The RNA shown here (transfer RNA) has 72 nucleotides and comes from Prasinococcus sp. CCMP1194.
Model confidence (mean pLDDT): 80 of 100.
The sequence is in RNAcentral, with records from ENA.
It matches the Rfam family "tRNA". By type it is a transfer RNA. Its family is annotated with triplet codon-amino acid adaptor activity in the Gene Ontology.
RNA sequence: UCUUUGAUAGCUCAGUGGGAGAGCGAAUGGCUGUUAACCAUUCGGUCGUUGGUUCGAUCCCAACUCAAGGAG
Numbered sequence: 001u002c003u004u005u006g007a008u009a010g011c012u013c014a015g016u017g018g019g020a021g022a023g024c025g026a027a028u029g030g031c032u033g034u035u036a037a038c039c040a041u042u043c044g045g046u047c048g049u050u051g052g053u054u055c056g057a058u059c060c061c062a063a064c065u066c067a068a069g070g071a072g
Stems, first nucleotide, its partner, number of pairs: 001071007010024004018055001025043006048064005
């Protein structure tokens, strides 16, 4: 320098154009001698940034930033 993949909740990750989710976590309550476990409810998101396409974008397109791999 070129190229491929990735970036979504505190963590690990789903989500191929219309409802943003799971597990773990945290809080509150229940259960009980107490803790743990278990049960219920709740909390938690600028979907990396900027622009474009579209009636509508986490999703499609472009550029950029960061991370990992490959070629030279």